The RNA shown here (transfer RNA) has 74 nucleotides and comes from a Planctomycetota bacterium. Rfam family: tRNA. Model confidence (mean pLDDT): 83 of 100.
RNA sequence: GGGCGGAUAGCUCAAUCGGCGAGAGCACUUGCCUUACACGCAAGGGGUUCCGAGUUCGAGUCUCGGUCCGCCCA
Numbered sequence: 001g002g003g004c005g006g007a008u009a010g011c012u013c014a015a016u017c018g019g020c021g022a023g024a025g026c027a028c029u030u031g032c033c034u035u036a037c038a039c040g041c042a043a044g045g046g047g048u049u050c051c052g053a054g055u056u057c058g059a060g061u062c063u064c065g066g067u068c069c070g071c072c073c074a
Base pairs, nucleotide, nucleotide: 001073002072003071004070005069006068007067010026011025012024013023019057028044029043030042031041032040050066051065052064053063054062
């Protein structure tokens, strides 16, 4: 330098053909339970979907450019 894959909650990951009010597990907070802790039960908070632009009635999803990470080729 070229090719491919990836970036979404604190972490690991989903999200179907573009139709959604963006979710799950773990973690966190509060309460219950317990002598206490853990486990368990109930409720709750938490998002610039990497950045910029475009297409569209509508973009996490499609297009273009950029940044970063991983793998391969040279």